[in-house]
Large-subunit ribosomal RNA, domain IV from a Bacteroidota bacterium, 333 nucleotides, folded computationally. Its mean pLDDT, the model's own confidence on a scale to 100, is 87. NCBI's taxonomy places the organism under Bacteria, Pseudomonadati, Bacteroidota. RNAcentral holds the full RNA, with entries from ENA. It matches the Rfam family "Bacterial large subunit ribosomal RNA".

Context: one part of a larger RNA
RNA sequence: UCAUGGCUAAGGAACUAGGCAAAAUAGCCCCGUAACUUCGGGAGAAGGGGCGCCACUUUCGGGUGGCCGCAGUGAAAUGGCCCAGGCGACUGUUUAUCAAAAACACAUGGCUUUGCGAAAUCGAAAGAUGAUGUAUAAGGCCUGACACCUGCCCGGUGCCGGAAGGUUAAGAGGAGGAGUUAUUCUGAUUUAUCAGAAGAAGCCCUGAAUUGAAGCCCCGGUAAACGGCGGCCGUAACUAUAACGGUCCUAAGGUAGCGAAAUUCCUUGUCGGGUAAGUUCCGACCUGCACGAAUGGUGUAACGAUCUGGGCACUGUCUCAGCCAUGAGCUCG
Repeated sequence: UCAUGGCUAAGGAACUAGGCAAAAUAGCCCCGUAACUUCGGGAGAAGGGGCGCCACUUUCGGGUGGCCGCAGUGAAAUGGCCCAGGCGACUGUUUAUCAAAAACACAUGGCUUUGCGAAAUCGAAAGAUGAUGUAUAAGGCCUGACACCUGCCCGGUGCCGGAAGGUUAAGAGGAGGAGUUAUUCUGAUUUAUCAGAAGAAGCCCUGAAUUGAAGCCCCGGUAAACGGCGGCCGUAACUAUAACGGUCCUAAGGUAGCGAAAUUCCUUGUCGGGUAAGUUCCGACCUGCACGAAUGGUGUAACGAUCUGGGCACUGUCUCAGCCAUGAGCUCG
């Protein structure tokens, strides 16, 4: 010096990002116990008192009297508590080896697919799962207990339905066109050929009209499908503000509720509370840069090794250090 323990005057969080760590609480019996609440809880709430040994007695539960210590759950083991808020209802699950959470799951709710040889999934197939199930079932997606609710928009994208018209593939179709040349004609000649022109049938290449499904265009529906949910100007007998009016645009212009919020840039917004002093916290306001309704909105008892703020108790966290024990290091051998 380090590690692990023990003790500490006075103060008691002044430490620190933060009470991290430590201390404190603790068992059993009795008394007593608030807000809130889904009436179950909250609750071991909180807060108090008792606890040893001996003798007598007892209905064996206890009662009476006495004794000792600083101390009687005499050691060890053995809840700290309260107030307020955010998030998630809860018990669970998770990044084996830096994250345990507000993430995942969940019961609940909804949409959607599927009539059974089901849909869906694996497989080339056979076959298998689904399921020895049958729509109170099975698959997919979203939401996430409960309470009160869940507004407007179908223009875009998706999905579902429709089939009149337009467009449209392979295929069918084959008008026409190209190539080849048996042959014929013309010309040249060394009479055997050469050059040119036309050209049937066959073969082959190409090919118009016409016909031709779904899809797309088209017509409807659908938002607990993906998603979206405005601007400018004026106006009231102080001022200010605008219930009101005008105008432009849109598919429709954000309803209820909440709101400087896990969302607020400006911002330490402003006011109130708490503190001597508060960028955090709580309650309001609303000017919502850029909340908002199952990508759920707002509340909410209980729950949480969750996050945030405050308080009581307690303490070497600190003022500010000191001493002791054990082990290591270090020095000498």